RNA sequence: UCCUGCUUAGCUCAGCUGGUAGAGCGGGUGGCUGUUAACCACUAGGUCGGCGGUUCAAGUCCGUCAGCAGGAG
Numbered sequence: 001u002c003c004u005g006c007u008u009a010g011c012u013c014a015g016c017u018g019g020u021a022g023a024g025c026g027g028g029u030g031g032c033u034g035u036u037a038a039c040c041a042c043u044a045g046g047u048c049g050g051c052g053g054u055u056c057a058a059g060u061c062c063g064u065c066a067g068c069a070g071g072a073g
Stems, first nucleotide, its partner, number of pairs: 001072007010025004019056001027043005049065005
């Protein structure tokens, strides 16, 4: 330098054919218990990597940039 993949909650990851963003773990509060743990209930947390474009509507499509991983030279 070129090619491919990835970037979504604190972490690990879903998200279909474009149509109001989710799960598990973790956090908080409460219940239960002699106490902790476990278990149960409820709950908070998101500019969907940045910028621009297409569209009535973009996490999703297009362009570009950045970061990470792999490959080629």
Molecule: transfer RNA
Organism: Deltaproteobacteria bacterium